[in-house]
This is a predicted structure of a 73-nucleotide RNA (transfer RNA) from Geosiphon pyriformis. RNAcentral records the identical sequence in 3 taxa. The organism belongs to Geosiphon, within Eukaryota. The coordinates come from a structure-prediction model, not an experiment, and the mean pLDDT is 80. RNAcentral holds the sequence, with entries from ENA and Rfam. Rfam family: tRNA. Rfam classes the family as a transfer RNA.

RNA sequence: GGGGGAUUGGCCUAAUGGAUAAGGCAUCUGACUUCGGAUCAGGAGAUUGCGGGUUCGAGUCCCGUGUCCCUCG
Numbered sequence: 001g002g003g004g005g006a007u008u009g010g011c012c013u014a015a016u017g018g019a020u021a022a023g024g025c026a027u028c029u030g031a032c033u034u035c036g037g038a039u040c041a042g043g044a045g046a047u048u049g050c051g052g053g054u055u056c057g058a059g060u061c062c063c064g065u066g067u068c069c070c071u072c073g
Base pairs, nucleotide, nucleotide: 001072002071003070004069005068006067007066010025011024012023013022018056027043028042029041030040031039049065050064051063052062053061
């Protein structure tokens, strides 16, 4: 340098082009407990890597680009 793949809360993982982006762990608050843990109830947390385009509508399609991984030379 060529080709392919991945990128979504702190971490992991979903989401036919169509509702307010779903769930688990973690975290916070409360209940329970002598305390803690476990369990139960509730809350907060996402410009879907970035910039454009297509569309009535984009996490999803197209273009460019960043990072990481695999592969060819």